Record summary
A computed fold for a 98-nucleotide RNA, annotated as Glycine riboswitch aptamer. It matches the Rfam family "Glycine riboswitch aptamer". Gene Ontology term of the family: glycine biosynthetic process.

RNA sequence: CGGAGGGGCUCUGGAGAAUCUUCCCGUGUGGAAGUGCCGAAGGUGCAAAACAAACUCAGUUUGUUGAAUCUCUCAGGCAAAAGGACAGAGCAGGCAUA
Numbered sequence: 001c002g003g004a005g006g007g008g009c010u011c012u013g014g015a016g017a018a019u020c021u022u023c024c025c026g027u028g029u030g031g032a033a034g035u036g037c038c039g040a041a042g043g044u045g046c047a048a049a050a051c052a053a054a055c056u057c058a059g060u061u062u063g064u065u066g067a068a069u070c071u072c073u074c075a076g077g078c079a080a081a082a083g084g085a086c087a088g089a090g091c092a093g094g095c096a097u098a
Base pairs, nucleotide, nucleotide: 005095008091009090010089011088012087013086018035020034021033022032023031024030025028036078037077038076042074043072045070049065050064051063052062053061054060055059
């Protein structure tokens, strides 16, 4: 010089589920409690596989590591706004190989 992949910033798109019940006050897009519900911030769990150990002779058992839009619903959410996995575009930066 160059710049994969990943990460950062900006813009655009972006789902689901009670504007439920009771109580309180300063009556509000308010607070507290309860019940029901949602999965797409974050977080939990594990399949193949890999590694290790024990038993024992090709396998068994145990442990560790181990993905998701799956799973759980801790957190979060259930008018709008905000947030939002993910996708697209742009910008900046420059850790790898050549």